Model confidence (mean pLDDT): 77 of 100. Predicted 3D model of a 103-nucleotide RNA (Glycine riboswitch aptamer) from Sphingomonas sp. AAP5. The RNAcentral record of the sequence draws on Rfam. The organism belongs to Sphingomonas, within Bacteria. It matches the Rfam family "Glycine riboswitch aptamer". On this family, see Mandal et al., Science 2004: "A glycine-dependent riboswitch that uses cooperative binding to control gene expression".
Order: sequence, then C1' cells, then structure tokens
RNA sequence: UAGGCACGCGCGGGAGAGUGCCCGGGGGUCCGCAAGGAUCAGCCGGGCCGCCGAAGGAGCAACCGCCCCGGAAUCUCUCAGGCAACCGGACCGCGCGGGCUAA
Repeated sequence: UAGGCACGCGCGGGAGAGUGCCCGGGGGUCCGCAAGGAUCAGCCGGGCCGCCGAAGGAGCAACCGCCCCGGAAUCUCUCAGGCAACCGGACCGCGCGGGCUAA
C1' cells in the first nucleotide's frame, strides 16, 4: 500500500404466524331518578387452545480439521421467544475502529 479473515460500533434493508376465545377489573360513549343496562377499544391481570421460527437454546448431520476427538447449518425440535402497530429479528449491504494474516 492494498487484499483476505474474524470481532466491535453506526446506518440501511429484513420474513413467518389468532388485533383468537373466555373470565375478572378499570376506561370512553349512550340510555336511566337510581340501581343498572347497552356498546367501543390496539388497556391491565388470569385461564384455554391454535399457529410461527430468523434473538437465544437444544438435536441430527452433509462437510471440515490438529482426525481415539473436536468444530459444524438457513435442516429438525419448539424450552425460551413471537403471532395489529412499536420493540425485537437470523442474515445481507455500506461506513468506521483496532486485531490477525498474504504480497
């Protein structure tokens, strides 16, 4: 000098699946003298099933290695997480930072 490898940070992109049902509570609106009734919602708590996989986790394995052992997925399982929006989000791109390494 510039390429490669992994890491960290920033920006951008980023899928899937019920705004499910029931109960209780609070809130808004309407009716009513009142008790209360009706209705709305993307609120809070609890319960019940259904579903998704791309945080994390686990399992098998193509394959790889220093090969008695180890590393391994976008596959599989759904413990966790998620199923309006927001948040999150594997992975991809760009930029910056230092580290290792080739010439």